The part of an RNA shown here (small-subunit ribosomal RNA, 5' domain) has 504 nucleotides and comes from an uncultured bacterium. It matches the Rfam family "Bacterial small subunit ribosomal RNA". RNAcentral holds the full RNA, with entries from SILVA.
Context: one part of a larger RNA
């Protein structure tokens, strides 16, 4: 000089665009953040209509005047068809998206390469879908509980679950073994699915080379450790794991150990080589109260599953239960310091659906913060040898100064009215009566901060009197201070300007 995710003090007009817990990976009230399908299933509720039964009012007949008959509203059982809503079985998502930087010095990340691998969903090409059973929640009864939940008998369906059939496949020691499926919806045509196999797109998971901070005041470090054979175990290579064997493996080219620390695209800086950071935005990575563990499923050792252990909070009829904001707002706390318990699913995107749709705090958008930047405005022309006031004086005068007034003007901004998008393809616009435009008013509502001894651009009067103070270095101040404090006056930047950090 330049940069900042800043802070602090003083001041503060308007707008686009960005950005906003760097500190306690502290603790968390409340609400929302991962649902969806009734076209996969059996219930079970609402609503219409229509059948069939009960029951019967008003009216009307008819007479012995309170009965009979005809009447058929309202009511109400079942059934049976439509639309609709669902608690449970089931499917798919929930392993994406969203956070965070706690741990990691590592194949974690960069980058280059590899062969032993897997892969719902989607796309190609080939083919298959016959024949059958037994459960089980809903539920409906009954039991224990304060609750959470839990038993127990009975009953019922599938695109739930099981065998058998068939056969590409796969495995073979070539004898054989092994080895699938499901319907829905529609009057139909179809159209959505269902199984295997082969490939592919795209996503993963391993393995290697090569880069990746300080420390030697850390020099020896290693028993699944280093190798082999076998087996198991994985999707899959392998000491991954295990029996047996062999003694080796790693190290000053810095093992082992200790501190730090997520890593990159980039960022800032500098000619540049370098040095320094890694916020926000893309990628990869770990984590989800701590610690450890498997289920399920294509995937997970799972952030809004599940189990066991811990600490901590909270219910409790003391027996026993419940939770996890490093999603999005929000609150305590810590701190110099960091926003709304906002709108919308319109648009981009993503799950479920046949669709219609529905979810979606990702995202789109408003909202707060001069925290950055970048633009604009606080007015613009005359107007005096120069008012008044102040400040300085050699008392002559000089400076603030065309600066004010004053007179002509303009309307960016800004008030007001009134029209009013694009963003959406036919229908759907949170934003928002927003931006924008038009007419109207009227200088009216908009300037401050630092500085002024050299360095380093800008001077003089008062006060003070080694004091009260300044200050980035030198230095200043003890009675004429251009260097404290105030005034005029100047310079410098300006919606900021100074100061502090902290990097180059």
């Nucleotide at each position: 000089g330049g940069a900042c995710g800043a802070a602090c003090g003083c001041u503060g007009g308007c707008g686009g665009c960005g950005u906003g817990c760097u500190u306690a990976a502290c603790a968390c009230a409340u609400g929302c953040a991962a649902g969806u399908c009734g076209a996969a299933c059996g219930g079970g509720g609402a609503u219409a209509u229509u059948u069939a039964g009960a029951a019967g009012a008003a009216g009307c007949u008819a007479c012995u005047u309170g009965u009979a008959g005809u009447g058929g509203a309202c009511u109400u059982u079942a059934a049976a068809u439509a639309u609709u809503c669902u608690a449970g079985u089931g499917g798919c998502g929930a392993a994406c998206g969203g956070g965070u930087g706690a741990g990691u010095a590592a194949c974690g990340c960069g980058u280059g390469a590899g062969g032993a691998c897997u892969u719902a969903c989607c796309c190609a090409u080939u083919u298959c879908c016959g024949g059958g059973g037994g459960a089980u929640a809903a539920c409906a009864g009954u039991u224990g509980g304060a609750a959470a939940c839990a038993g127990c008998u009975g009953c019922u369906a599938a695109u739930a679950c099981c065998g058998c059939a068939u056969a590409a496949g796969c495995c073979u020691a070539a004898g054989g073994g092994u080895a699938a499926a499901a319907g829905a919806a529609g009057u139909a045509a179809u159209u959505c699915g269902g199984g295997a196999a082969u490939g592919g797109a795209g996503a993963g998971a391993c393995u290697c080379g090569c880069g990746u901070c300080c420390u030697a005041u850390c020099a020896g470090c290693u028993a699944g450790u280093a190798g082999g054979u076998g087996a198991g175990a994985u999707a899959a290579g392998a000491g991954c794991u295990c029996a047996c064997c062999u003694a080796g493996g790693c190290u000053a080219a810095g093992a082992c150990g200790g501190g730090u620390a997520a890593c990159c695209g980039g960022a800032c800086u500098g000619a540049g080589a370098g040095g320094u950071c890694g916020a926000a935005c893309g990628g990869u990575c770990a984590c989800a109260c701590u610690g450890g563990a498997a289920c399920u499923g294509a995937g997970a050792c799972a952030c809004g599953g599940u189990c066991c252990a811990g600490a901590c909070u909270c219910c409790u009829a003391c027996g026993g239960g419940a939770g996890g904001c490093a999603g999005c707002a929000g609150u305590g706390g810590g701190g110099a310091a960091u926003u709304u318990u906002g709108g919308g699913c319109a648009a981009u995107g993503g799950g479920g659906g046949g669709a219609a749709c529905c979810c979606u705090g990702a995202c789109c958008c408003a909202g707060c913060g001069a925290c950055g930047c970048c633009g604009c405005g606080u007015g613009a022309g005359u107007g005096a040898a120069g008012a008044a006031a102040u400040u300085c004086c050699u008392c002559g005068g000089a400076a603030u100064g065309u600066a004010a007034a004053g007179c002509u003007c303009u309307g960016u901004u800004g008030u007001a009215u009134g029209g009013g998008a694009a963003g959406a393809u036919a229908a759907u616009g949170a934003c928002g009566g927003u931006a924008c435009c038009a007419u109207a008013c009227g200088a009216g509502g908009a300037a401050g901060c630092c500085c002024c001894g050299g360095c380093a651009a800008a001077c003089u009067a008062c006060g003070u009197g080694c004091c009260a103070g300044c200050a980035g270095c030198c230095g200043c101040g003890g009675u004429a201070a251009u260097a404290c404090g105030u005034a005029g006056g100047g310079g410098g930047c300006a919606a900021g300007c100074g100061u502090u950090g902290u990097c180059c």